[in-house]
Context: one part of a larger RNA
RNA sequence: CUGGGCGUAAAGCGCGCGUAGGCGGUACGUUGCGUCGGUGCUGAAAGCGCCAGGCUUAACCUGGCGAGGCGUGCCGAUACGAACGAACUCGAGGCAGGCAGAGGGUGGCGGAAUUCCGGGUGUAGUGGUGAAAUGCGUAGAGAUCCGGAGGAACGCCGGUGGUGUAGACGGCCACCUGGGCCUGACCUGACGCUGAGGCGCGAAAGCGUGGGGAGCAAACCGGAUUAGAUACCCGGGUAGUCCACGCAGUAAACGAUGCCGGCUCGGUGUCUGACGCCCGUUUCGGGUGUUGGGUGCCUAAGCUCACGCGGUAAGCCGGCCGCCUGGGGAGUACGAGCGCAAGCUUAAAACUC
Numbered sequence: 001c002u003g004g005g006c007g008u009a010a011a012g013c014g015c016g017c018g019u020a021g022g023c024g025g026u027a028c029g030u031u032g033c034g035u036c037g038g039u040g041c042u043g044a045a046a047g048c049g050c051c052a053g054g055c056u057u058a059a060c061c062u063g064g065c066g067a068g069g070c071g072u073g074c075c076g077a078u079a080c081g082a083a084c085g086a087a088c089u090c091g092a093g094g095c096a097g098g099c100a101g102a103g104g105g106u107g108g109c110g111g112a113a114u115u116c117c118g119g120g121u122g123u124a125g126u127g128g129u130g131a132a133a134u135g136c137g138u139a140g141a142g143a144u145c146c147g148g149a150g151g152a153a154c155g156c157c158g159g160u161g162g163u164g165u166a167g168a169c170g171g172c173c174a175c176c177u178g179g180g181c182c183u184g185a186c187c188u189g190a191c192g193c194u195g196a197g198g199c200g201c202g203a204a205a206g207c208g209u210g211g212g213g214a215g216c217a218a219a220c221c222g223g224a225u226u227a228g229a230u231a232c233c234c235g236g237g238u239a240g241u242c243c244a245c246g247c248a249g250u251a252a253a254c255g256a257u258g259c260c261g262g263c264u265c266g267g268u269g270u271c272u273g274a275c276g277c278c279c280g281u282u283u284c285g286g287g288u289g290u291u292g293g294g295u296g297c298c299u300a301a302g303c304u305c306a307c308g309c310g311g312u313a314a315g316c317c318g319g320c321c322g323c324c325u326g327g328g329g330a331g332u333a334c335g336a337g338c339g340c341a342a343g344c345u346u347a348a349a350a351c352u353c
Base pairs, nucleotide, nucleotide: 003325004324005323006322007307008306012321014201015200016199017198021194022193023192025088026087028085029084030083031082033081034080035077036076037075038074039073040072041071048066049065050064051063052062053061054060091191092188093187094186095184096183097182098181099180103177104176105175106174107173108172109171110154115149116148117147118146119145120144121143125136126135162169163168206247207246208245209244210243211242215241216240220236221235222234223233258320259319260318261317262316263315266298267297268296269295270294271293272292273291274290275289276288277287278286279285280284302309303308326353327352328351335346336345337344338343
């Protein structure tokens, strides 16, 4: 390289948008470029296949015939691919009417709790643990009541629930805003899928400038434990956690499962539409059935080494991308790009088993 693979053995990029490229629905016509057929030229010798012959055989050698790649001339075919023309509606998009939602952004508001401050009552403890001690407290703590300040997070509802491409999103209200689904089948008429590079988004921690700081809490200090205890437990406590703007770009960024489309028994929950029937029928609600879109569980066939997966496939197919190729060395060195830095991305070899 070929091949074989990528849920757990090595392997799906964290996620999206999209350039080139690859791939591309239905019916018709034209061309005849690819493609296919015929024929001619070319295709040295050796080699290869067949036949015959020469060394006592064979290897080896000699001769004849044939096959064979690229290219090209001419004639022909037109299914498939392609180009062009004209058309279609089921893919895709639009339109109209509805629906659900912690989807995103900005501003405002609310209550509970912790802490702190002021005041009242009140007196000796409190706190903490396996047990303690450090700590706090007669300068009046803890407890309790009233008032105030400030920051962060939003109990119940809450779900096996919902939304989002992923990261993620949860008090209430308003404004701005993205996407999805259903019904109708009115419009466009293949406008599509994927996507090397590229661009954007991207938890936590971290960095820069400025703010904020209640609780929590790396580092740090103290008390314990212990042989020691640079820990686990306890008392403190600074960055940080929060906000604005900028950077960083990683993760067990996980469903450890790329995206899109088609096909393939059933059963049972749940969320959300549409339609029908039944019941209470006033809003409205309940039951049941059919049909969509999500989200779970159990399973037929099939797949899988097994575990398991099983219409949300890891089944059966097609298209495109990414990735793997024994362990260590090593996600390292060097180089390069990016970054304020920390570092990130790309990524070896010697050597060794």

Predicted 3D model of a 353-nucleotide part of an RNA (small-subunit ribosomal RNA, central domain) from Candidatus Viridilinea halotolerans.
Taxonomically the source falls in Candidatus Viridilinea (Bacteria, Bacillati, Chloroflexia, Chloroflexineae).
It was read from a public genome assembly.